[in-house]
Context: one part of a larger RNA
RNA sequence: GGUCCGGGGUGGAUGCCUCGGCUGCCCGAGGGGAUGAAGGGCGUGCUAAGCUGCGAUAAGCCGGGUGGAGGCGCAAAGAGCCUGUGAGGCCCGGAUGCCCGAAUGGGGAAACCCGGCAGGGUGUUGAGCCCUGUCAUCCGCGCGCAAGCGCGGAGCCGAUACGGGACGAAGUAAAACCUUCUAGUAGUCCCAGGAAAGGAAAUCAAAAUGAGACUCCCCUAGUAGCGGCGAGCGAACGGGGACCAGCCCAAACCGUGUGGGUGCCAUGCUGGCGGGCUUAGCUCACACGGGGUUGCGGGACAUGCACGGAGAGGGCCGCCAACCUCUCAGGGAGUUACAAAACUGCCACCUAGCCGAAGUGAGCUGGAACGCUCCGCCAUAGAGGGUGAAAGCCCCGUAGGCGAAAGGUGAGCAGUCUCCCGGGUGCAUGAUCCCAAGUACCACGGCCCCCGUGGAAGGUCGUGGGAAUCAGGGGGGACCUCCCUCCAAGGCUAAGUACUCCGGGCAGACCGAUAGCGCAUAGUACCGCGAGGGAAAGGUGAAAAGAACCCCGGAAGGGGAGUGAAAUAGAACCUGAAACCCCGGAUCC
Numbered sequence: 001g002g003u004c005c006g007g008g009g010u011g012g013a014u015g016c017c018u019c020g021g022c023u024g025c026c027c028g029a030g031g032g033g034a035u036g037a038a039g040g041g042c043g044u045g046c047u048a049a050g051c052u053g054c055g056a057u058a059a060g061c062c063g064g065g066u067g068g069a070g071g072c073g074c075a076a077a078g079a080g081c082c083u084g085u086g087a088g089g090c091c092c093g094g095a096u097g098c099c100c101g102a103a104u105g106g107g108g109a110a111a112c113c114c115g116g117c118a119g120g121g122u123g124u125u126g127a128g129c130c131c132u133g134u135c136a137u138c139c140g141c142g143c144g145c146a147a148g149c150g151c152g153g154a155g156c157c158g159a160u161a162c163g164g165g166a167c168g169a170a171g172u173a174a175a176a177c178c179u180u181c182u183a184g185u186a187g188u189c190c191c192a193g194g195a196a197a198g199g200a201a202a203u204c205a206a207a208a209u210g211a212g213a214c215u216c217c218c219c220u221a222g223u224a225g226c227g228g229c230g231a232g233c234g235a236a237c238g239g240g241g242a243c244c245a246g247c248c249c250a251a252a253c254c255g256u257g258u259g260g261g262u263g264c265c266a267u268g269c270u271g272g273c274g275g276g277c278u279u280a281g282c283u284c285a286c287a288c289g290g291g292g293u294u295g296c297g298g299g300a301c302a303u304g305c306a307c308g309g310a311g312a313g314g315g316c317c318g319c320c321a322a323c324c325u326c327u328c329a330g331g332g333a334g335u336u337a338c339a340a341a342a343c344u345g346c347c348a349c350c351u352a353g354c355c356g357a358a359g360u361g362a363g364c365u366g367g368a369a370c371g372c373u374c375c376g377c378c379a380u381a382g383a384g385g386g387u388g389a390a391a392g393c394c395c396c397g398u399a400g401g402c403g404a405a406a407g408g409u410g411a412g413c414a415g416u417c418u419c420c421c422g423g424g425u426g427c428a429u430g431a432u433c434c435c436a437a438g439u440a441c442c443a444c445g446g447c448c449c450c451c452g453u454g455g456a457a458g459g460u461c462g463u464g465g466g467a468a469u470c471a472g473g474g475g476g477g478a479c480c481u482c483c484c485u486c487c488a489a490g491g492c493u494a495a496g497u498a499c500u501c502c503g504g505g506c507a508g509a510c511c512g513a514u515a516g517c518g519c520a521u522a523g524u525a526c527c528g529c530g531a532g533g534g535a536a537a538g539g540u541g542a543a544a545a546g547a548a549c550c551c552c553g554g555a556a557g558g559g560g561a562g563u564g565a566a567a568u569a570g571a572a573c574c575u576g577a578a579a580c581c582c583c584g585g586a587u588c589c
Base pairs, nucleotide, nucleotide: 001588002587003586004585005584006583007582008581009580015574016539017538020511021510022508023507024506025505026504027503028502029500030499031157032156039100040099041098042055043054044053046078050074051073061094062093063092064091065090066089070082071081072080105114106113107112115135116134117133118132119131120130121129122128137154138153139152140151141150142149143148162193163191164190165189166188167187173180177228203211204210215242216241217240218239219238225233226232246492247491248490253290254289255288256287257286258285259284260283261282262281268277269276270321271320272319273318274317275316295470297435298434299433300432301430302429303428304427305426306425307424309328310327311326312325313324314323330421331420332419333418334417342416343415344414345413346412347410348409349408350407351406353402354401355400359375360391361374362373363372364371376393377392378382384396385395386394441465442464443463444462445461446460447459448458451477472487473486474485475484476483526533527532546573549560550559551558552557
C1' cells in the first nucleotide's frame, strides 16, 4: 500500500410524512375607481428587525348580530393589563384613514417642493406657523351677448382569459421560389359586457299539400368546389339536437305651436237651415302630439255597409246630427326587448352561526390502546380529520334539521304604482297619396365569401355616373324569358354559446421537497445601468419533559447526572444508502 471483516466520521440518497402545488367537474361571482382605486412609500406595539393588521383615533375606535371563557396576531418569555356590566374570535354596518399614485391648484428626479381663495386656531393680533374646505382637463345638457356659471359624466386599474372592431407580419410549407401557404394567425390600437356578437327575411329553396329570426353542437363532408389544379385550402342546402320571442319606428294623413312668403269680401269659420265674423285664409319650413309598420302587399285618404255602456264640457250664435276633449263603469298588460321609475310586505338565497345518535366496558401487550380477546350500543350518521400505534360509539365533524338585528341578490309572489283599451273597429270598392336616395343599380379599382378574375352570381369599400313607390323593387350563380320567392337602403331583443383574476364544494390508475407552481411560499436573496433574469432552503419528541447540578476548557466542544419508550431522538436533531476519510483485526506484497 491492496483486499476482506468490524467500528466510527463525513455526506444527505432512500423510505415514510405534508401547512404546498397540479388538473378536472359543479355552483357562485364576473368588477373596482374623483365619496380618490389597483398598487405603493412612510409610520403604527411596553418591542430591534421581518410578516400580518391598521393609519397621527394607527395589531386599533363606535354600533348591531353571533358566541360563551378565555384573551392581549405570526411569537416564546418578562412586565403590565382586559374579560359573565359578556372580553378575545367571527359576520354586517359606520368612523378615522399621513404621503405618492388616474393624481386632478402649480411644479416635479413618485412618496417631495411651492401656491391662490374662503373660514378657523395660535400669535409679538395685517408677520410667521398650523387646521378645514376649495381651485386640473375633456365631453354632454341647461343658462348667458360674452367671459363664464350650474348640473351630470369621463380619465385610471383589473385574467397575458372569453367578445366586437381597425391595422396587420415573418420564420415556415411548397423539399429552391416570385402567385400561393403559414394567416386574417402573432402583434399593435379602439370599444365593451357578464357574457359579447348575431337576430325576426329584399332568407332559403325547387316544381312541393315546400321551410320559416338568431346563436351553439352533431352530421352532411374532407363531399361540392377552390388551387403555380402544386403545396394545400375547403363550404352550403338539408337532416338530427340545445334553446325558444318576438317587437318599435320613418313616410302618407290629421291637429297644435313658432317662423317665412302671399292674401281684404274671394276663401275659410264641421254638415244642413237662418244669421254673423274677416290677417280667421292659402302656402313653405321646423318642432311636438295623434296615426302607422306590411308581402295571402300594408297603410293613409275618399265612398258605401255593419256594429259601438254612462255623464260633463267644447266650437261665432240658435236647432238637429256628427265630431273633439275630459271623467267614470268595465277590461287588459307591465319594468330582460315590445313606454318607464321607485317603494313596501312576504318568500328564497348569500354574507356569522346552532342542534346533532351510540362504550371511553373488562382482560392482555405496550411509554401510550385507536391493536388483540371477550361482552355491549348507535346508524337518514361506517365521508373525512384529530387524539401517545390502527377509533362508527373520545374530540371536531358526518346524515338529518334549524338560524339573521344589519348589508346584498332574485328573469320569485303580492300590493302601491305605471301604461293601454274604453273608440273607432271590421268588410268592400278606388290607375288619389305614402311605403327609408346620392340609396338601389351600372362602370372602373380593391377586398370578403370554398370561389386565386374565372362563365363569377352574392356581400362590402373607394371614385364616377345615377332610378323607381306596387302597373314598383330585390333574389333564385353570367345573361334573357316564364315561373317561384322575398320587400333593402332605420332600430331593439332574453335563452341555448365562450371564458376564469376571484369565492365555495367535490374529485384524481396527479406530485410528494432535484417532484409538484419559479416560490411547502419568494418574485425574496442575488445578478443586470436598464428592460429583465431569478434561486436555494421542509421533518427532535406523544409532550420541551429542550438536559437543574458537578467536572475539563477562555470558548466551542465534551464527560457525568437528570428527562424520555428511545438521546448514534440533543436542537448541525426521523430514517441515515454511496462516493470519501479514520480506527481495530485478518491476509498478501
Molecule: large-subunit ribosomal RNA, domain I
Organism: Aquificota bacterium